RNAcentral holds the full RNA, with entries from ENA. This is a predicted structure of a 535-nucleotide part of an RNA (large-subunit ribosomal RNA, domain I) from a Candidatus Woesebacteria bacterium.

Context: one part of a larger RNA
RNA sequence: AGCAAAUGGUGGAUGCCUAGGCUGCUAAAGCCGAAGAAGGACGCAGUAGGUUGCGAAAAUGAUCGGGGAGUUGCCAACAAACGGUGAUCCGGUCGAUUCCGAAUGGAGAAAUCCACUUUGAUGAAAAUCAAGGAAUCCCGACUUUUGUCGGGAGGGUAAGCUGGGGAAGUGAAACAUCUCAUGUACCCAGAGGAAAAGAAAUCGUAUGAGAUUCCGCUAGUAGCGGUGAGCGAAAACGGAACAGUCUAAACUCCGAUUUAUCGGAGGGUUGCAGGGUUCAGAUAGUUCUUUUUGAAAGAUCAGGAAAAACUUAUGGAAUGAAGUACCAAAGGAGGUGAAAGUCCUGUAUUUUAAGAUCAAGUAAAUUAGACCUGAAUACCUAAGUACCAGGGUCCACGUGAAAUGUCCUGGGAAUCUGGGGCGACCAAGCUCCAAGACUAAAUACUUUAGCGGACCGAUAGUGAACAAGUACCGUGAGGGAAAGGUGAAAAACACCCUAAAACAGGGAAUGAAAUAGAUCUGAAACCAUUUGCUA
Repeated sequence: AGCAAAUGGUGGAUGCCUAGGCUGCUAAAGCCGAAGAAGGACGCAGUAGGUUGCGAAAAUGAUCGGGGAGUUGCCAACAAACGGUGAUCCGGUCGAUUCCGAAUGGAGAAAUCCACUUUGAUGAAAAUCAAGGAAUCCCGACUUUUGUCGGGAGGGUAAGCUGGGGAAGUGAAACAUCUCAUGUACCCAGAGGAAAAGAAAUCGUAUGAGAUUCCGCUAGUAGCGGUGAGCGAAAACGGAACAGUCUAAACUCCGAUUUAUCGGAGGGUUGCAGGGUUCAGAUAGUUCUUUUUGAAAGAUCAGGAAAAACUUAUGGAAUGAAGUACCAAAGGAGGUGAAAGUCCUGUAUUUUAAGAUCAAGUAAAUUAGACCUGAAUACCUAAGUACCAGGGUCCACGUGAAAUGUCCUGGGAAUCUGGGGCGACCAAGCUCCAAGACUAAAUACUUUAGCGGACCGAUAGUGAACAAGUACCGUGAGGGAAAGGUGAAAAACACCCUAAAACAGGGAAUGAAAUAGAUCUGAAACCAUUUGCUA
């Protein structure tokens, strides 16, 4: 020096574990904000820090309920206190809630500075303090030089939704129409717990269906397409859920006036056309609308009761073994010194609320109104609209034979003997009634709770099981970690010795175990020591 074995060190793999994640189902909830939000700054305890909670009434106040012996949140002790005259704790209601922030008196480098005004307190005064007011925009009233009063808005919001704008990388094996993208990502505006849509000028085929939305199927079909890449329906059928209404006009009455209209009340609302007006008849229901009152059951927000096992041996410890029992509408689960139906918390089942919310402005009561049939009449039935031309766009549909929907420009009807649609267009037939409006549910998403998982188990699972969006990096937008495990119980090593009276070590003590000592297990690489072998 090499090899081998043993014993250690280093290191943190592996095994076991879970405090945290991921995901599904079921149920419930779903907006907050000038009465100052979301989010923060600074404070508040006997206390130096972090975190949680709270706001000068500051780890909390009052009160109404629950509960019944301990308590003063956690890291995390120590001190000093509180509590059967019922604390701590849990729930309801009320109160309080600094400063910044839409931030709104003015300013500003957010959590700060400065100033006006009303009232009050103190004061000789100056002034100080306390409680209020004063931003901008829109609407209304009154005044109208202009302002005063009243009401509203502003900002936030994870995803989902509606509307207005709107890419490119990519694919086409290049690339320009096309695709990416059913206008996706992204930006802006807006609304709600859902939003949007919605009661046929629909669909369909020659029978008919009967608002909308969602799912399945239709169907990768019919189609569209440098007929390339690709894009891609609908009816019908099967389900979920079901709900229908109100205006404008004709006509009548009232009011106002600028004399041609306006306002209010009634009336009326449809397609086998309906309504109005005139005439002739009919008289039922509690069906619908409306006015004013307005429940309850039940649910949610604290809780209560809740059965039944002992012995022996082993062991540090019994829930395991052996033996003999019991309960069960409870053998879900978790904990307890090893694996517990009968030890604990619970669980099946049952019961409960002073107060609040939902149920619900629902049921019910009450006020007023409507309705049915026939005949005649031709008064009404949404106009710069329908439609046409040109230019776009959307429809699965790229201009195509291109209908239907929609926007811009120009032209521009009819009035029920009327009008639209049925994929150029014409005829016939069928079907519907535009140019006004509202509408729950089934659907989307998130949060919370409960119950689950042939989901993960600390390089996994969230970035985050720990002081995690922390430390740290960046001028900034932004980027963004690592880091879990003593033991059943701290019983966390009293005392002695060595040492610098340091680290550390040796005894001793605790413990089942200390090679469990600030720690489970403790692989390998790597580093030593000892022994052996080789030369």

NCBI's taxonomy places the organism under Bacteria, Bacteria candidate phyla, Candidatus Woeseibacteriota. Its mean pLDDT, the model's own confidence on a scale to 100, is 80.